[in-house]
Context: one part of a larger RNA
RNA sequence: GGCGUGUGGGGGAUGUCUCGGCGCUAGAAGGCUAUGAAGGGCGUGGAAGACUGCGAAAAUCUCUGGGGGAGUCGUCAAACAGGCAAUGAUCCCGAGGUCCCCGAGCAAACCCAGGGAACUGAAACAUCUAAGUACCUGGUGGAAAAGAAAGAAAACUCGACUUCCUGAGUAGUGGCGAGCGAAAGGGAAAUAGCCCAAACCGAUGGCUACGGCCAUCGGGGUUGUGGGGCGGACAACAUGUAUCAGGCGGCCAAGAAGAAACCGAUGGAAAGCGGUGCGAAACAGGGUGACAGCCCCGUAUUCGAAUGGUUUGCCUGAGCUAGUCCUGUCCCCGAGUAGGUCCGGGCACGUGAAACCCGGACUGAAUCCAGGAGGCCCAUCUCCUAAGGCUAAGUACUCUCUAGCGACCGAUAGUUAACAAGUAGCGCGAGCGAAAGAUGAGAAGAACCCCUGCUAGGGGAGGAUAGUGAACCUGAAACCACACGCUU
Repeated sequence: GGCGUGUGGGGGAUGUCUCGGCGCUAGAAGGCUAUGAAGGGCGUGGAAGACUGCGAAAAUCUCUGGGGGAGUCGUCAAACAGGCAAUGAUCCCGAGGUCCCCGAGCAAACCCAGGGAACUGAAACAUCUAAGUACCUGGUGGAAAAGAAAGAAAACUCGACUUCCUGAGUAGUGGCGAGCGAAAGGGAAAUAGCCCAAACCGAUGGCUACGGCCAUCGGGGUUGUGGGGCGGACAACAUGUAUCAGGCGGCCAAGAAGAAACCGAUGGAAAGCGGUGCGAAACAGGGUGACAGCCCCGUAUUCGAAUGGUUUGCCUGAGCUAGUCCUGUCCCCGAGUAGGUCCGGGCACGUGAAACCCGGACUGAAUCCAGGAGGCCCAUCUCCUAAGGCUAAGUACUCUCUAGCGACCGAUAGUUAACAAGUAGCGCGAGCGAAAGAUGAGAAGAACCCCUGCUAGGGGAGGAUAGUGAACCUGAAACCACACGCUU
């Protein structure tokens, strides 16, 4: 020097744990704001700091308010000082009060609308794709949007809209490449239908070439087996309600009651072991000195509101809400509209035979013997009634609350964050952004003695164990030291 074994040091892997995360289900809620928000600053405690709370009435104030019943003055964080409390405190719920300074819009996703990429794919690339996506802007709501057929269809048809399953990766579309990609029909969820404009009648006002016209309001009327007005005949007080008010009930915001076990040995400690019982509408779960149905908190079940909120349900009232028939008349039935041409866009559909819908430019009808559609166009036939509006439910989402679940993670994982975390720190700034959990059942956190430089550290003592000693559960490897054995 090497190898091996052992004992330690070192280091913090591994195991176990979990006050934190992640995902989901059901329900609730879906807004806050000049009565000053979101977000900050500064204060505020007997006492320095951080977090939390609060606001000069400042870890809070008030109520003959409700609950609760013995301690309490938030946490790190113990001690001290000083208080409060059976004349019911602290605490929880409800309502009210206070609310310094700055700060005018804030807010997670969902939804609708106005704009709108590129990377990429096509194995290059230009049409195409990605994609009407990302992103920007505006806006509403708890949902939004859509919605009561100028529909879909093709049979003896259906009957608003929306969503899901299917139809179907079908029909189609496509440098017929890459790709894109329906609808009807069938099955479910949920169901709900209405109001205007016009004709005509009336009132008021204005104008009038006195014929009337215009404006506003009221009545009337709302449809496609066409309907309505005007004219004639008949019947009459029903039905419904999505608006408002009241009542009852429900729900939410504190809570209450809540069964049943003891003994022995081991052990520091019994819930484990042995023995003998008991409850169960409760053997979900958690805690307790090791594994507890019967020790504690709970759980099943039952009950609960002075006050405030909600409006899902029911009742009552108010408001609103209905005609039938006949023929005649030919008055009305949404106009710069429908349609057309050119150019674009949307439709699964890239101009195609390209209908349908929307827009720009130029044009431009008809009023029921009417008009639109049925994928060029024409005819027959069928369906429907545009150019006004409203409309719950079923559907989407989750910043948030409540209850629960997981062949989800378990501290290099899971959120960036289990800890003073968007903290410390970095950056002029926009912004970037960590590390860091575990003594023990209980601090019982080692009185006292000894070595020493009176420091670190160590040895006794004490205490189940201190190899649990605070650099604290377990304590791997690298690496280091010492001892022993073998050996060049």
A computed fold for a 488-nucleotide part of an RNA from a Planctomycetaceae bacterium, annotated as large-subunit ribosomal RNA, domain I. RNAcentral holds the full RNA, with entries from ENA. Lineage of the source: Bacteria > Pseudomonadati > Planctomycetia > Planctomycetales > Planctomycetaceae.